Model confidence (mean pLDDT): 81 of 100. Predicted 3D model of an 85-nucleotide RNA (transfer RNA) from a Betaproteobacteria bacterium.
RNA sequence: GCGCGGGUGAUGGAAUUGGUAUACAUAGCAGACUUAAAAUCUGCCGGCGCAAGCCAUACGGGUUCAAGUCCCGUCCCGCGCACCA
Numbered sequence: 001g002c003g004c005g006g007g008u009g010a011u012g013g014a015a016u017u018g019g020u021a022u023a024c025a026u027a028g029c030a031g032a033c034u035u036a037a038a039a040u041c042u043g044c045c046g047g048c049g050c051a052a053g054c055c056a057u058a059c060g061g062g063u064u065c066a067a068g069u070c071c072c073g074u075c076c077c078g079c080g081c082a083c084c085a
Base pairs, nucleotide, nucleotide: 001081002080003079004078005077006076007075010026011025012024019065022056028044029043030042031041032040046055047054048053058074059073060072061071062070
């Protein structure tokens, strides 16, 4: 350099062959129980916001009523091939 696969919360990871994310689990926070802790149970848990709501699927564009998913470019990671000392 060429080809293929991948990039989603703190983490592992979901999401009808486009239908409006973040399922589920772990971690974390609060509460219950306990003399206390562990375990167990309940609630919360992407970001901003008092709320209504807005914004986020590596980054920038495009198509579409609608994009994590499709198209173009860029960055990063992995694998294979090629080149070279």
Taxonomically the source falls in Betaproteobacteria (Bacteria, Pseudomonadati, Pseudomonadota).